[in-house]
RNA sequence: GAUCAACAAGAGCAAACCUCGAGAAAUCGGGGGACGCAAAGCCAUGGGUCUACGGCUGCUCGGCAGCUAGGACAGCCAGGUUGCUGAU
Numbered sequence: 001g002a003u004c005a006a007c008a009a010g011a012g013c014a015a016a017c018c019u020c021g022a023g024a025a026a027u028c029g030g031g032g033g034a035c036g037c038a039a040a041g042c043c044a045u046g047g048g049u050c051u052a053c054g055g056c057u058g059c060u061c062g063g064c065a066g067c068u069a070g071g072a073c074a075g076c077c078a079g080g081u082u083g084c085u086g087a088u
Stems, first nucleotide, its partner, number of pairs: 002088004012037002017032006035075001041081003045078003048073003054068006
């Protein structure tokens, strides 16, 4: 340096849920809490999924429905990038 993640060791992160806050929502942040994770560190490039304030269209019309990311998800997959330990 590359590949792999067995056996260990020291670490790390933190699902659901509860609570406070932000947001139109998806969801996100703080605190508690651990389902799990060899990158469950970081990045929205490709695919996918979620939401629809706004926009457009329709209707039985001060509303409802449909479509649509400019919003979101990295703990959906692929990819990029950085990293601990051990083995080969």
The RNA shown here (c-di-GMP-I riboswitch aptamer) has 88 nucleotides and comes from Paenalicyclobacillus mengziensis. The coordinates come from a structure-prediction model, not an experiment, and the mean pLDDT is 91. The organism belongs to Paenalicyclobacillus, within Bacteria. The sequence is in RNAcentral, with records from Rfam.